Predicted 3D model of a 74-nucleotide RNA (transfer RNA) from a Caldisericia bacterium.
Its mean pLDDT, the model's own confidence on a scale to 100, is 80.
């Protein structure tokens, strides 16, 4: 230089053919249970879906480009 490939919640990662409400587990926070911690249990918050722009009646999902980060090649 070339190709591939990932970016979703504080972390790890799910999301079907492009369909209307974006989730899980762990962490947090609030209660209970406990003399108390820990576990346990119930509940509660949290997201510009890496950034712009396109396609489309609709985009986390197609497309173009830019930016982090990995692999392979030279």
């Nucleotide at each position: 230089g070339g190709g591939c490939c990932c970016u979703u919640a504080g972390c790890u990662c799910a999301g079907u053919u492009g369909g209307u409400u974006a989730g899980a587990g762990c962490a947090g926070c609030u209660g209970g249970c406990u003399c108390a911690u820990a576990a346990c249990c119930a509940g509660c918050g949290g997201g510009u879906c890496g950034g712009a722009g396109g396609u489309u009646c609709g985009a986390g999902u197609c497309c173009u480009u830019c930016a982090g980060g990995g692999c392979c090649c030279a």
Its Rfam family is "tRNA". Its family is annotated with triplet codon-amino acid adaptor activity in the Gene Ontology. It is annotated as a transfer RNA. It was read from a public genome assembly.